[in-house]
Predicted 3D model of a 544-nucleotide part of an RNA (small-subunit ribosomal RNA, 5' domain) from an uncultured prokaryote. The coordinates come from a structure-prediction model, not an experiment, and the mean pLDDT is 81.
Context: one part of a larger RNA
RNA sequence: GAACGAACGCUGGCGGCGUGCCUAACACAUGCAAGUCGAGCGAGAAAGUUCCCUUCGGGGGGCGAGUAAAGCGGCGCACGGGUGAGUAACACGUGAGUAAUCUACCCUGAGGUUUGGGAUAACCCACCGAAAGGUGGGCUAAUACCGAAUGGUAUUCCGGGACUACGGUUUUCGGAUUUAAAGAUGGCCUCUAUUUGAAAGCUAUCGCGAGGGGAUGAGCCCGCGUCCCAUUAGCUUGUUGGCGGGGUAACGGCCCACCAAGGCUACGAUGGUUAGCUGGUCUGAGAGGAUGAUCAGCCACACUGGAACUGAGACACGGUCCAGACUCCUACGGGAGGCAGCAGUCGGGAAUCUUGUCCAAUGGGGGAAACCCUGAGACAGCAACGCCGCGUGAGGGAUGAAGGCCUUCGGGUCGUAAACCUCUGUCAGGAGGGAAGAAAGCUUCGUGAGUUAAUACCCGACGGCUUUGACGGUACCUCCAAAGGAAGCACCGGCUAACUCCGUGCCAGCAGCCGCGGUAAUACGGAGGGUGCAAGCGUUGUUC
Numbered sequence: 001g002a003a004c005g006a007a008c009g010c011u012g013g014c015g016g017c018g019u020g021c022c023u024a025a026c027a028c029a030u031g032c033a034a035g036u037c038g039a040g041c042g043a044g045a046a047a048g049u050u051c052c053c054u055u056c057g058g059g060g061g062g063c064g065a066g067u068a069a070a071g072c073g074g075c076g077c078a079c080g081g082g083u084g085a086g087u088a089a090c091a092c093g094u095g096a097g098u099a100a101u102c103u104a105c106c107c108u109g110a111g112g113u114u115u116g117g118g119a120u121a122a123c124c125c126a127c128c129g130a131a132a133g134g135u136g137g138g139c140u141a142a143u144a145c146c147g148a149a150u151g152g153u154a155u156u157c158c159g160g161g162a163c164u165a166c167g168g169u170u171u172u173c174g175g176a177u178u179u180a181a182a183g184a185u186g187g188c189c190u191c192u193a194u195u196u197g198a199a200a201g202c203u204a205u206c207g208c209g210a211g212g213g214g215a216u217g218a219g220c221c222c223g224c225g226u227c228c229c230a231u232u233a234g235c236u237u238g239u240u241g242g243c244g245g246g247g248u249a250a251c252g253g254c255c256c257a258c259c260a261a262g263g264c265u266a267c268g269a270u271g272g273u274u275a276g277c278u279g280g281u282c283u284g285a286g287a288g289g290a291u292g293a294u295c296a297g298c299c300a301c302a303c304u305g306g307a308a309c310u311g312a313g314a315c316a317c318g319g320u321c322c323a324g325a326c327u328c329c330u331a332c333g334g335g336a337g338g339c340a341g342c343a344g345u346c347g348g349g350a351a352u353c354u355u356g357u358c359c360a361a362u363g364g365g366g367g368a369a370a371c372c373c374u375g376a377g378a379c380a381g382c383a384a385c386g387c388c389g390c391g392u393g394a395g396g397g398a399u400g401a402a403g404g405c406c407u408u409c410g411g412g413u414c415g416u417a418a419a420c421c422u423c424u425g426u427c428a429g430g431a432g433g434g435a436a437g438a439a440a441g442c443u444u445c446g447u448g449a450g451u452u453a454a455u456a457c458c459c460g461a462c463g464g465c466u467u468u469g470a471c472g473g474u475a476c477c478u479c480c481a482a483a484g485g486a487a488g489c490a491c492c493g494g495c496u497a498a499c500u501c502c503g504u505g506c507c508a509g510c511a512g513c514c515g516c517g518g519u520a521a522u523a524c525g526g527a528g529g530g531u532g533c534a535a536g537c538g539u540u541g542u543u544c
Stems, first nucleotide, its partner, number of pairs: 001544004006540005013390006019383002021348001027345002030343003035075003040072002048063006082301003091226005097220002101218002106214002112208002114148004123138006154178001156176005161170003183206006190198002228272002234264003239261004244256003276298004280291004303324005326337004354380001356379003362376001363374004393423004403414004427485001429480005437471001443464001445463003450458001488533005493514003499528005509516002
């Protein structure tokens, strides 16, 4: 000199964009942060409203409504969000490999979706329990569950053929083996027909099952690189390798039996200390050094330790089980909980924010869709914490006013500074106007393409109509009034820009270094003046 997730002191007008527990991975009250689908399924309220009856107490029916709460089922909950405790490691970075692998939803093309069965929850009844919850009996449905059929393809095996490096390879052919499925909604037609309803058929859309390809994501292996200590020198028995087996999506001591006795190490093993890694960030002319907040990629963790279940994917932050510590409830028998999600509280600390608004946009989950959910996100709030921008007025104005300070008492200086005159109107204030961010979606309307037996239905396109903004009456614009509301902080001995007076008298004090102070201190304290930065200025800490 530069930098900072900074803190402290004094001071403080506005705006834009960012940033904000670095300490206790301490403990947490309260609310919210993951649901959705009635176009998979069974059952099914209430408020309200309306009709009928009525002994005026009420009772019954319709709408409400296939809606709410609850249940079975599907998908999601492995994403998104947080934190950095652990980890010196294939964790990360980089480069190669997987002939040793998996991949739900999504995209693409062809074909399939046949036929049966038995349960169970909700519900009802009985019972146990303070509660959390549970037991027994009875009823019922499905895109839930279980059989059978079929098998283009796929799995495994056998045989022939082809190729061969003779180990094998092979979508080239044949045979055997094992494994599937689920329907829903709209329309048409036909039939019964009073409203209307329903089987078959056709059709559209969405699904379902098996397999192939793609895309994406993930697992695994290897080379190289990645802190300090030798005042850590030897370490290792599933250890190192082989054979066989088990296990996995997959190779492998990953695990097991047997056999051999190996393997690592001064190019630093083993042990210990410290630490998430990287893109980057800061500094520096660079080389390098330091660092790893925000943003992005990867990893690890979710009260502590352990384990598996479900699933395409977890050994799962807001899932399950076991153990432990802690907190809470209890009828003492037993139960409940996990903010390193967003806010917020206590505590720790020099120190770090609102228990805000909205799903309008972007993105995600579910749904055919409307739509619902979303503390992701978008915004607002607080904080000069940082960077950037703007303002606190401009021009004129000498009697060089008053006043302060200094003085050699003549004067000098603050100083064109003020007053005063003439203007301007940024920001703040008041009044009025007022966006973009909106694309979608709906459509009883019209045009017209496709599909189809069809002019139904459905659906892409165009037009028309209607409608959607948290921020926010915000940005921006116009007008009004008015110099009015807006300057401090540090320093002035040398380094280092800036000097005098008074007070003090080795005292009180200053100080980054040298050093000042013991009676004229430009170095202490005050004043006047000056210098430097400026909504900041200094101090402290840390890095280069």